[in-house]
RNA sequence: GGAGAGAACGAGGUGGUCGCUGGCGGCGCGAGCCGCGAGAGGAAAGUCCGGGCUCCAUAGGGCAGGGUGCCGGCUAACGGCCGGUCGGGGUGACCUGAAGGAAAGUGCCACAGAAAACAAACCGCCUCGCAAGAGGUAAGGGUGAAACGGUGCGGUAAGAGCGCACCGCGUCGCUGGUAACAGCGACGGCACGGCAAACCCCACCCGGAGCAAGACCAAGCAGGGGGCUCUACGAAAGUAGACGAGGCGGCCCGCCUCGCUGCCUCCGGGUUGGUUGCUCGAGCCGAGCAGCAAUGCUCGGCCUAGAUGAAUGACCGCCACCGCGCAAGCGGAACAGGACCCGGCUUACCGCUCUCUCCGACG
RNA sequence: GGCGCCGUAGCCAAGCGGUAAGGCAGAGGUCUGCAAAACCUCCAUCACCGGUUCGAAUCCGGUCGGCGCCU
Numbered sequence: 001g002g003a004g005a006g007a008a009c010g011a012g013g014u015g016g017u018c019g020c021u022g023g024c025g026g027c028g029c030g031a032g033c034c035g036c037g038a039g040a041g042g043a044a045a046g047u048c049c050g051g052g053c054u055c056c057a058u059a060g061g062g063c064a065g066g067g068u069g070c071c072g073g074c075u076a077a078c079g080g081c082c083g084g085u086c087g088g089g090g091u092g093a094c095c096u097g098a099a100g101g102a103a104a105g106u107g108c109c110a111c112a113g114a115a116a117a118c119a120a121a122c123c124g125c126c127u128c129g130c131a132a133g134a135g136g137u138a139a140g141g142g143u144g145a146a147a148c149g150g151u152g153c154g155g156u157a158a159g160a161g162c163g164c165a166c167c168g169c170g171u172c173g174c175u176g177g178u179a180a181c182a183g184c185g186a187c188g189g190c191a192c193g194g195c196a197a198a199c200c201c202c203a204c205c206c207g208g209a210g211c212a213a214g215a216c217c218a219a220g221c222a223g224g225g226g227g228c229u230c231u232a233c234g235a236a237a238g239u240a241g242a243c244g245a246g247g248c249g250g251c252c253c254g255c256c257u258c259g260c261u262g263c264c265u266c267c268g269g270g271u272u273g274g275u276u277g278c279u280c281g282a283g284c285c286g287a288g289c290a291g292c293a294a295u296g297c298u299c300g301g302c303c304u305a306g307a308u309g310a311a312u313g314a315c316c317g318c319c320a321c322c323g324c325g326c327a328a329g330c331g332g333a334a335c336a337g338g339a340c341c342c343g344g345c346u347u348a349c350c351g352c353u354c355u356c357u358c359c360g361a362c363g
Numbered sequence: 364g365g366c367g368c369c370g371u372a373g374c375c376a377a378g379c380g381g382u383a384a385g386g387c388a389g390a391g392g393u394c395u396g397c398a399a400a401a402c403c404u405c406c407a408u409c410a411c412c413g414g415u416u417c418g419a420a421u422c423c424g425g426u427c428g429g430c431g432c433c434u
Base pairs, nucleotide, nucleotide: 001359002358003357004356005355006354007353009351012319013318014317015316016315017314018313020039021038023036024035025034026033027032041335045346046345048344049343050342051341052340053210054209055208056207060253061252062251063250065206066205067204068203069202070084071083072082073081074080085099086097087096088095089094100201101200105199106198107195108194109193122141123140124137125136126135127134128133149167150166151165152164153163154162168190169188170187171186172185173184174183175182176181214276215275216274217273223267224266225265226264227263228262229242230241231240232239233238243259244258245257246256247255283302284301285300286299287298288297289296290295321332322331323330324329364433365432366431367430368429369428370427373387374386375385381417389405390404391403392402393401410426411425412424413423414422
């Protein structure tokens, strides 16, 4: 000088004036007033995954459907994270990969090309033949995204795993590793093109809906149509079974409720208010221990928004940051804002700081 | 706030791995003395950005925009 990885912050601080939404305390019969203290984010966003919570069975079985996909670990869980393996890129620090199976089956591979997957032979090469042609061959050429192992030597009429060496591939064994896998050895003459973000197969996971879930209170209104079966036992109440309706939002089984002061369904009518759920939680900060790490455990400290036509704002002074200017001064400061909560991912973003590492040059 | 669906030319739309049909509108041409009709030709970043594949409108992921339902 250039580059790689990670972390923290991010319309700042302070004083004053006027406001907004909750909490606590005081005063007031009450409306309300006064004082103190608090009040958006790293993504609050997209709603792409996962979980808590609530209701429906306590969430049950099977089919269908959906998702994930190298190995091991972490976690409440995950499509997330950490560590490793293998492939690709980089001199390197490091980055990156939706990375199971194509010798279970089916399907597709346009155009070009002789041939696109049981192989086959257009030009060529070699042999025979006067020639036409017949036979051998797959080294070379040509087409294509892809052409049935690659390089070299031998061999041959020309050639060819036809033979050999190395590399690749496959099978088996041994060693190391929890494993993915790696290394070594032997054997096989090569059989097995690609696509599974095509169907599919294998392994594992997933019940549905969502705080407008759900619970309660208040106010208000007008009702009407349809359906609700049977058998056995019993004196009756009832019990059991079948059937029907609903819960059950793909289907079947199973379970539960109801079958007459009640329930279900269709049409019609009324309300558009309030309370709760609601914020103390897989919470935040610090230290120690275990672990390479993600993370876990223990101890100490802290309380940090709960709005609902929806608050968190405006102005002024001083200081601080960046740019221009000698100066006075002028200008700038991104992306964006809670809506039940939490863990991730993705996307948007002005700038600034710190730590570690690599390469090159010079001393 | 939550949930679901869609995006192909100015408009309506087909196509779901292999050159993007068709109709209306528009532009140019032929025909005509001039028009109309008819005939011929033209007009597409398939919303955008990446990925899978030899090849993507189509398959997968993300972004943007639009529409609908739920008290």